[in-house]
């Protein structure tokens, strides 16, 4: 180079056929529990859904391209 996947919390991921609020696990915080730590337990903080454009009444989802990762092929 071509060609296929993939990119959503700090970290592994879910997200149905485009629709009402963008979650879950662990981790992080605080506050009970302890002398004190861990366990337990109640809450809580964290996202331009990679990026730019486009279709659409409406986009994490569809389409173009662009950037990074991975596999093939050469």
């Nucleotide at each position: 180079g071509c060609g296929c996947g993939u990119g959503u919390a700090g970290c592994u991921c879910a997200g149905u056929u485009g629709g009402u609020u963008a979650g879950a696990g662990c981790g992080c915080c605080u506050g009970c529990u302890u002398c004190a730590c861990a366990u337990g337990u109640a809450g809580g903080a964290g996202g331009u859904c990679u990026c730019u454009g486009g279709u659409u009444c409406g986009a994490g989802u569809c389409c173009a391209g662009a950037c990074a990762c991975g596999c093939g092929c050469a």